[in-house]
RNA sequence: CCCUCGGUAGCUCAAUGGUAGAGCGCCGGGCUCAUAACCCGGAGGUUGCUGGUUCGACCCCAGUCUGAGGAA
Numbered sequence: 001c002c003c004u005c006g007g008u009a010g011c012u013c014a015a016u017g018g019u020a021g022a023g024c025g026c027c028g029g030g031c032u033c034a035u036a037a038c039c040c041g042g043a044g045g046u047u048g049c050u051g052g053u054u055c056g057a058c059c060c061c062a063g064u065c066u067g068a069g070g071a072a
Base pairs, nucleotide, nucleotide: 002070003069004068005067006066007065010024011023012022013021018055026042027041028040029039030038048064049063050062051061052060
């Protein structure tokens, strides 16, 4: 220098053009003599960044930052 894949909630990951969700964690409540387990509810993300396409973008396109792997 070139190629491929990734970046979404505190963590691990979904969502392949039509209101961004789940598990774990966190907070509140229930159950219990009490803790754990279990049950119910809640908060939490301008989707790495900047533009573009589109009525509409996590998704398509361009640039850029960053991580992993590969070729030379």